[in-house]
RNA sequence: CUCUGGAGAGCGCGGGCUCGAGCGGGCCCGCCACCGAAGGGGCAACCGGGCCGGCCGCAACAGCUGCCGUGCCCGCAAUCUCUCAGGUAAGGCGGACAGAG
Repeated sequence: CUCUGGAGAGCGCGGGCUCGAGCGGGCCCGCCACCGAAGGGGCAACCGGGCCGGCCGCAACAGCUGCCGUGCCCGCAAUCUCUCAGGUAAGGCGGACAGAG
């Protein structure tokens, strides 16, 4: 990159424009209620780094190596979380992720 699979949530209300014989559809604006699996934001331990304090040794006004710590700060994930974005009848589009090539 290609193919396949792929969830969730209102056929919401009001207004305007438009296609249209009509049913109905599309777009825009406002309002309320929802979803999480495009994207985006946030957070952990371990670990790494820095600082602080302490201990042993070396050194000998200073300081150095190593070790210790319910210590402080920084860095780090997701299908967690937020719901900005996106999405909420069918169909279509999109779709994290998975399988195959």